Annotation: This is a predicted structure of a 396-nucleotide RNA (Bacterial RNase P class A) from a Planctomycetales bacterium. Its mean pLDDT, the model's own confidence on a scale to 100, is 76. It was read from a public genome assembly, where an Rfam model found it.

RNA sequence: GGAGCGGACUGAGCGACCGCUGCCCGGAGUCUGCGGACAACCCGUCCGCCGGCUGCCGGUGCAGAGGAAAGUCCGGGCUCCACAGGACGCAGUGGUGGGUAACACCCACCGUCCGCGAGGAUCGGGACAGUGCCACAGAAAAUAUACCGCCGCGCCGACGUGGCGCGGUAAGGGUGAAAUGGUGCGGUAAGAGCGCACCGCAAUGCGGGUGACCGCAUUGGCAGGGCAAACCCCACUGGGAGCAAGACCAAACAGGGAGGAGCCGGGAACCAGUCCCGGCGCGGGUCGGUCCGGCCCGCCACCACUUCCGGGUAGGUUGCUAGAGGCGGCGGGCAACCGUCGUCCCAGAGAAAUGGCCGCUCUCGACAGAACCCGGCUUACAGGUCCGCUCCGGUC
Numbered sequence: 001g002g003a004g005c006g007g008a009c010u011g012a013g014c015g016a017c018c019g020c021u022g023c024c025c026g027g028a029g030u031c032u033g034c035g036g037a038c039a040a041c042c043c044g045u046c047c048g049c050c051g052g053c054u055g056c057c058g059g060u061g062c063a064g065a066g067g068a069a070a071g072u073c074c075g076g077g078c079u080c081c082a083c084a085g086g087a088c089g090c091a092g093u094g095g096u097g098g099g100u101a102a103c104a105c106c107c108a109c110c111g112u113c114c115g116c117g118a119g120g121a122u123c124g125g126g127a128c129a130g131u132g133c134c135a136c137a138g139a140a141a142a143u144a145u146a147c148c149g150c151c152g153c154g155c156c157g158a159c160g161u162g163g164c165g166c167g168g169u170a171a172g173g174g175u176g177a178a179a180u181g182g183u184g185c186g187g188u189a190a191g192a193g194c195g196c197a198c199c200g201c202a203a204u205g206c207g208g209g210u211g212a213c214c215g216c217a218u219u220g221g222c223a224g225g226g227c228a229a230a231c232c233c234c235a236c237u238g239g240g241a242g243c244a245a246g247a248c249c250a251a252a253c254a255g256g257g258a259g260g261a262g263c264c265g266g267g268a269a270c271c272a273g274u275c276c277c278g279g280c281g282c283g284g285g286u287c288g289g290u291c292c293g294g295c296c297c298g299c300c301a302c303c304a305c306u307u308c309c310g311g312g313u314a315g316g317u318u319g320c321u322a323g324a325g326g327c328g329g330c331g332g333g334c335a336a337c338c339g340u341c342g343u344c345c346c347a348g349a350g351a352a353a354u355g356g357c358c359g360c361u362c363u364c365g366a367c368a369g370a371a372c373c374c375g376g377c378u379u380a381c382a383g384g385u386c387c388g389c390u391c392c393g394g395u396c
Base pairs, nucleotide, nucleotide: 001392002391003390004389005388006387007386008385009384010383012361013360014359015358017356018355020064021063022062023061024059025058026057027056028054029053030052031051033049034048035047036046037045038044066367070378071377073376074375075374076373077372078242079241080240081239090238091237092236093235094234095109096108097107098106099105110124111122112121113120114119125233126232130231131230132227133226134225147173148172149169150168151167152166153165154164155163156162181199182198183197184196185195186194200222201220202219203218204217205216206215207214208213246318247317248316249315256309257308258307259306260305262280263279264278265277266276267275268274281299282298283297284296285295286294287293325344326343327342328341329340330339331338332337362365
């Protein structure tokens, strides 16, 4: 200098003005309480103070989207509902050890595969429990088998080293994604773990490791293909619904339940609980500050009226953001992470705020907007910064 690998961070900056949401402060209004003044039969009126509230007014006040707020794919908190226990079923997870509230996440390690390497990928339990599948091609896709070949023998033929039959073989060719260990030497009619060496594999033993697993030695010629993201088997885990969860306050209208008082005299008509008149009483309304009083209506039941109770809807309040929280120091751990101390408060809307405009600067600006909260994963993303490491080339 070139080409790469892994990780962390950032996501234009500064200022002025006008708006939006929340908080704070002040004012105004209003409510409860206390104190004082006026008034005095009662209700009350005014002033001050503490506190609460507000679709009101104001302020040189404070704060105001993200690394993914996204997809809603996992896991948990929280809330309501359900629930003796067990079994079956269903779904999920799947190397080992650890982390965590938990996980399908993270860390470390192991095995396999890829890369010269730094590193990367990994749906990574079981294929002698059973069932099933393996397209096309091919003799054969798994109780085996032989297309072309190679070799031996016999017969025919009669010199073309040909044809037919029987047997041996699986080294060579051919098919396929995959063909019954691989390479080499010996051996043989030709061949073959038939024999041997090395590699692979299996069993046993020893050693190392918490473990997955690894190393070494001995023995055995070799067990006998793949697929479990096919059914299945094994181990472990799992109740359902979700903030439109749930809680509280509570209209209009409709509907539900409970309560409300009539009595006496006279008349009309056969009688009557019907109608009329009078009296007393009760209830409601209205005038009146209250009492007294005046007027109107109702008084078996139904209807109507009226009082009370309870449920639901509209609407309002809450849940709502201080949390498995951020930052820093120290300690433990390879790490994920944990412990402890100090410090900070960092959106909370509800048809839904976080915007507009101006000036200056630069490298001229990507993906994109909270909706109960948190831990992950996945997906989208212009550009920039930093750290560690690898390979190649040059020069000293």